[in-house]
Molecule: c-di-GMP-I riboswitch aptamer
Organism: Deltaproteobacteria bacterium
RNA sequence: CUCCGACAAGGGUAAACCCGUCGCGAGGCGGGGGCACAAAGCCGACGGGUCCACGGGAAGCCGGGGAUGGCCGGGCCGCCGGA
Numbered sequence: 001c002u003c004c005g006a007c008a009a010g011g012g013u014a015a016a017c018c019c020g021u022c023g024c025g026a027g028g029c030g031g032g033g034g035c036a037c038a039a040a041g042c043c044g045a046c047g048g049g050u051c052c053a054c055g056g057g058a059a060g061c062c063g064g065g066g067a068u069g070g071c072c073g074g075g076c077c078g079c080c081g082g083a
Stems, first nucleotide, its partner, number of pairs: 002083004012037002017032006035070001041076003046073003049068004054063003
């Protein structure tokens, strides 16, 4: 440096749900709580999926805005160990 991830070791994060709070909302933040996770660390100004709301339209559909990294691909950084 690359690949791999166990009987390890030190640990880390924190699903659903509850309380508070912000938001029209998806959802975010804080506390509790643990379903899980070898990247469940970071990136939404890379591509896609899903979700929210708005406008136009008879409809099909079109337009741009937002959310999600624990939906996926991808990028960047990283502990321990094995080869």